Predicted 3D model of a 1502-nucleotide RNA (small-subunit ribosomal RNA) from a Synergistaceae bacterium.
RNA sequence: AGAGUUUGAUCCUGGCUCAGGACGAACGCUGGCGGCGUGCUUAACACAUGCAAGUCGAACGGGAGUAUCAAAGAAGCUUGCUUUUAAGAUACUUUAGUGGCGGACGGGUGAGUAACGCGUGAGGAGCUGUCCUAUGCAGGGGGACAACAGUUGGAAACGGCUGCUAAUACCCCAUAAGCCGAGAGGUAAAAGGAUUUAUCCGGCAAAGGAGGCACUCGCGUCCUAUCAGCUAGUAGGUUGGGUAACGGCCGACCUAGGCGAAGACGGGUAGCCGGCCUGAGAGGGCGAACGGCCACACUGGAACUGAGAUACGGUCCAGACUCCUACGGGAGGCAGCAGUGGGGAAUAUUGGGCAAUGGGGGGAACCCUGACCCAGCGACGCCGCGUGGGUGAAGAAAUCCUUCGGGAUGUAAAGCCCUGUUGUAUGGGAAGAGUAGAAGACGGUACCAUACGAGGAAGCCCCGGCAAACUACGUGCCAGCAGCCGCGGUAAUACGUAGGGGGCAAGCGUUGUCAGGAUACUGGGCGUAAAGCGCACGCAGGCUGACUUAUAAGUCGGUAGUCUAAUGCGGAGGCUCAACUUCCGUUUAUCUACGGCCAGCUGAAACUUCAGGACUUGAGGGUAGAAGAGGAAAGCGGAAUUCCCGGUGUAGCGGUGAAAUGCGUAGAUAUCGGGAGGAACACCAGUGGCGAAGGCGGCUUUCUGGUCUACCCCUGACGCUGAGGAGCGAAAGCCAGGGGAGCAAACGGGAUUAGAUACCCCGGUAGUCCUGGCCGUAAACGAUGGAUACUAGGUGUAGGAGGUAUCGACCCCUUCUGUGCCGCAGUUAACGCAUUAAGUAUCCCGCCUGGGGAGUACGGUCGCAAGGCUGAAACUCAAAGGAAUUGACGGGGGCCCGCACAAGCGGUGGAGCAUGUGGUUUAAUUCGACGCAACGCGAAGAACCUUACCGGGGUUUGACAUCUUUCUGCUCACCUGGGAAACCAGGUCUUCUUCCUUCGGGAAGACAGAAAGACAGGUGGUGCAUGGUUGUCGUCAGCUCGUGUCGUGAGAUGUUGGGUUAAGUCCCACAACGAGCGCAACCCUUGUCCUUAUUUGCCAGCCUGUUUACAGGCGUACUUUAAGGAGACUGCCGUAGAUAAUACGGAGGAAGGUGGGGAUGACGUCAAAUCCUCAUGCCCCUUACGUCCCGGGCUACACACGUGCUACAAUGGUCUGUACAAAGGGUGACCAAGGAGCGAUCCGGAGUCAAUCCCAAAAAGCAGGCCCCAGUUCGGAUUGGAGGCUGCAACUCGCCUCCAUGAAGUCGGAAUCGCUAGUAAUCGCGGAUCAGCAUGCCGCGGUGAAUCCGUUCCCGGGCCUUGUACACACCGCCCGUCACACCACGAAAGUUGGCGAUACCUGAAGUUACCAUACCAACCCUUCGGGGAGGAAGGUACCGAGGGUAUGGUCAGCGAUUGGGGUGAAGUCGUAACAAGGUAGCCGUAUCGGAAGGUGCGGCUG
Repeated sequence: AGAGUUUGAUCCUGGCUCAGGACGAACGCUGGCGGCGUGCUUAACACAUGCAAGUCGAACGGGAGUAUCAAAGAAGCUUGCUUUUAAGAUACUUUAGUGGCGGACGGGUGAGUAACGCGUGAGGAGCUGUCCUAUGCAGGGGGACAACAGUUGGAAACGGCUGCUAAUACCCCAUAAGCCGAGAGGUAAAAGGAUUUAUCCGGCAAAGGAGGCACUCGCGUCCUAUCAGCUAGUAGGUUGGGUAACGGCCGACCUAGGCGAAGACGGGUAGCCGGCCUGAGAGGGCGAACGGCCACACUGGAACUGAGAUACGGUCCAGACUCCUACGGGAGGCAGCAGUGGGGAAUAUUGGGCAAUGGGGGGAACCCUGACCCAGCGACGCCGCGUGGGUGAAGAAAUCCUUCGGGAUGUAAAGCCCUGUUGUAUGGGAAGAGUAGAAGACGGUACCAUACGAGGAAGCCCCGGCAAACUACGUGCCAGCAGCCGCGGUAAUACGUAGGGGGCAAGCGUUGUCAGGAUACUGGGCGUAAAGCGCACGCAGGCUGACUUAUAAGUCGGUAGUCUAAUGCGGAGGCUCAACUUCCGUUUAUCUACGGCCAGCUGAAACUUCAGGACUUGAGGGUAGAAGAGGAAAGCGGAAUUCCCGGUGUAGCGGUGAAAUGCGUAGAUAUCGGGAGGAACACCAGUGGCGAAGGCGGCUUUCUGGUCUACCCCUGACGCUGAGGAGCGAAAGCCAGGGGAGCAAACGGGAUUAGAUACCCCGGUAGUCCUGGCCGUAAACGAUGGAUACUAGGUGUAGGAGGUAUCGACCCCUUCUGUGCCGCAGUUAACGCAUUAAGUAUCCCGCCUGGGGAGUACGGUCGCAAGGCUGAAACUCAAAGGAAUUGACGGGGGCCCGCACAAGCGGUGGAGCAUGUGGUUUAAUUCGACGCAACGCGAAGAACCUUACCGGGGUUUGACAUCUUUCUGCUCACCUGGGAAACCAGGUCUUCUUCCUUCGGGAAGACAGAAAGACAGGUGGUGCAUGGUUGUCGUCAGCUCGUGUCGUGAGAUGUUGGGUUAAGUCCCACAACGAGCGCAACCCUUGUCCUUAUUUGCCAGCCUGUUUACAGGCGUACUUUAAGGAGACUGCCGUAGAUAAUACGGAGGAAGGUGGGGAUGACGUCAAAUCCUCAUGCCCCUUACGUCCCGGGCUACACACGUGCUACAAUGGUCUGUACAAAGGGUGACCAAGGAGCGAUCCGGAGUCAAUCCCAAAAAGCAGGCCCCAGUUCGGAUUGGAGGCUGCAACUCGCCUCCAUGAAGUCGGAAUCGCUAGUAAUCGCGGAUCAGCAUGCCGCGGUGAAUCCGUUCCCGGGCCUUGUACACACCGCCCGUCACACCACGAAAGUUGGCGAUACCUGAAGUUACCAUACCAACCCUUCGGGGAGGAAGGUACCGAGGGUAUGGUCAGCGAUUGGGGUGAAGUCGUAACAAGGUAGCCGUAUCGGAAGGUGCGGCUG
């Protein structure tokens, strides 16, 4: 620091996702040790048990115990001793009670709280136990109450009554620097104890301090406006009360205020901070542990005591819950430490000790202390260590992979040599204890030494990309994976397993959460991606020209205050290191802090603010002119449509793609005249004008707004923007009243159509028009908010002004304002914008933050309604989108070509037959090929074979190949039996080569058989795993590359343009210049000539034979043959063209513009065809899916299609005669002559391995005869009979011949095919395959046409251009209803609950006030009875928790039914959109329709 993901590819916008860090975590797998930390985030749920706050006997009286003494009594007796009871005293120990101090600290929790609660900084009207400093005082009296004793109630808890008693408990008097008061004056204290007699600990008053606490204020402190108004003690005052203290804190009275868009009030959420996590920072998130503050202590309320509480382990009341009970009553509060139940994904021991640190009490000893120090449990986190080290093979075994050669795990292991961290055992053994001594929970711990012994100690995740790491097998859209993209449908590096590899490591992964990456303060945008309000006006607010004076709020400097500690950072130190921890520093460089929106003092004065003065350029005004569909009202006008009346006139009119509905003989349309009425204003008219926008168009008048120019006269910043607000605002629509000619939603009818709720036609109502009032929206658009300033130009146009020139008008120049086009810099993702900015800047406003859900729901508000404004969420997707690129496509455009159409000729489609296919049938009818580009195709030839199919019969190392082991000796030939054959069974015959040899034989090899094993074999599957081959577009003219240039890029350019060509052929132009594969040429053939050669060909000339016939010679001229050359190149001439390419015409020439024909097939497309030619991966079969044999089938036959043959006849048929080819083939072959047969054919055998012989007759043609238009002398199918040939064999199932038979058919519907010249048509000949079988196929020649105006249309193709929502590329994409399933949401009669509010009723405890008659020790008076003061039970009153009743509010749950939405596999109906999407689309509105949608009105161009 980025990466993946939208596309065929690109750039951009934009969302989603990932890598790094962190955690009080949890879960899965795994787990050796230690140190330091840390551990209920949920139920502030309920709690058994134990402990967590006591202490002081040096405040006090008692009690108990022990010791000593012991009056007195009793008993015993040795009569003065013992024993005993024991008052009492003293000492010590102990402690229930009174009293003091402490239980307000420490510890827990985060429910509540949006608040002066917290943070920070100030402040004044305060209090303060213990502590510190210094000062003073402590004199004299008094009366009680616990304990205790007695008695009594109760189950208990706990009491009642009577009586006694002490104090540092309580009370009075005195004293008084204090306090109050203007003053006079008033008022207010105390306590003793211990003792070694030294003193110590205390008491009271007042002053100061320290620390603590309370209060007040400035600033800061979450979300929500779908919470906009809130408030009666409310805001203030006076007076009084109350408090430690200010204060509506409280009461009475008075005033009517106070708060609020700088967000009051309400709702939701939340303890706040130091800090922690993250981040480059700014920020964002969090508030566990540690520290500060606050709040709370079962829930709610209340006070008491006290220095301090409205009190966690105190009190009272109410409530809920739990427990005890004798049923009458009582007790309780773990959010202290452990622990239990419960909840939960989840969080520990009912441990040790007060040794240390600290706290309470005490004079002290000491006691208490679940604070704390330690230990235990948990990999929960951080840190450290170990699980061994060295050596050890070209590399064991095993496993995995393999191209079978090998490779990998891998120096890894084993083996050998070591070490001893850790572990175990034994021995020793701390510091922590600062003080004179004692005292250690941890702990026999850390640590040290010795011994033993590699011995006890490695897992987890991942390996398609992001993102480091790959193979095999299994599986087969299954099982599964997945953070995103996405994997899996038989060759999965993505699932599962294994081997291998990568990463981290006592952990590793997953899940969750936070910040980062990544959202804009730093630091984003708004023409088209999301985004400028429809427009102006304008309050608040924000901003504001130039000069000067002053101020000092902002701003800047200096100084000094504060921001606890810890944390962080820097530097040192201590644990072996580290984590951890200690110290120092942090205004002395670095540095939390160069900080704080903190606060004080002081200074500066540029800028901003505030205030004063003065200015004119912004703004406004004045004077003089100017243009205009600017607005409102009234009046007037002509053209046209329609209607009415009248005339003329007659059969149609109208309408459409074509029609029909409609109108018309009752007289239409047409035409003339007259009249009525409404609406709109042709031409002028213009990217012209005006207006803020919407918008505004005949003419005249009245009223009225704005703008521009000139002058530079006046005012003197008066300005800009503008949240709310209020105004204007097309069309449609609504209300009321008019009006209604034309047009025209709805509606009716006619067409079209599969349908046609549409497009087209005929009608037609709201509406369109006017007046008044609503509505408030549009693609209200320049999809571009307003204002100001600046930044090259060019060229139109509208309205002004000035200058020059002129006699004058033009022309020309300058300038201001408006409105267009082009274009530089700049800018932009690109397109584009570009002085009318989308450039450069400033100010203000509005708006955006992925797509869908949705501009929907709910709420609010406006509206008569329609509906508008405001405006979510659940859920769902990984995209949605902009611009541009290359293609493809278009019922877009332009140019061009092709037997593409047209013009012609002949066919097919009808008939019969042949052949192929489909279908059907069958035991089988083997398989493949399916638009063109399957169908006389594979098949250049199925009777057996072929043959792959079916039936039956055989066979299993095999019909065929290679190898190994063992045995045998065959093979060949012949014979016998069975059998349909294959085959089975048997017999006869019988080995070869080499070497060795003891001559008996042995060994090896060859060949063959048998047995066994490796293997063979498969026309079995997959052509969508492949190679090779082929078809097709298409012999179409295209397809690309290098360098350069342009573009951010995909890409473009070149290859486009102007011409031209058969051609990307050539020329010219051009940011291109060149090149390659294609085109053309080179090759073959044909057409002319030449040279050479001359047999088998030829015969001009010569000779011979025999006259005919080259028969035989000479010959080689000619023809031919076959080798080499020549020839044609737009070369020449003319015209046109651009002085080009080229075209047209001409000459010459055998041939003329690629002469004709062929071979030759670019980059690619179609998952095109072929696994059955061959090859081949994988899968499958292996006594069978292999192989052999016989027979059958591939030849079936209601039917359909393709390709052909023969015909339908006279341009013919038939008979007789007669002429002329080319190209081929031939030895298991072609076969002559001659002969036989009507013929097929047979006999025959000459010749020929071929320019020699044969096939071989060419046929149409020509000459002549007959037929005479008919189902025929056409046509030949079919059938019968008789034959021939091939072949083991013609039944299924061959071909041919003869005789006889003589079917359909009289030129073929819709539709469709071929062909442009030696072509079509027509005629015959040959060949391959082949035993035989040809109407097919491949070739050959003979005869030999017609037509081409032309490119509008059909088909195919090429180039350019345009649109696109397509890219699997139009056989594309895609919309809505309906049906089914699931999901979340809204509405809903109602129902349930929470919260807070209002009114009223009731009202506990308790404070306060008043009353106080019960009762009462201290003080006063007293006649001693009592009274007073004071206290106080009780009562009354206000307040008051809780409860009740009622009302409305708000939030949430459920809810029959219902509404739309989303998502789903290949459902239904249509075809709305994307191309001119077949009616251009879209926006607003109204209306109609199964649905997309249609139509009307106005608007936009996207």
The prediction has a mean pLDDT of 83. Rfam family: Bacterial small subunit ribosomal RNA. Its family is annotated with ribosome and structural constituent of ribosome in the Gene Ontology. The RNAcentral record of the sequence draws on SILVA.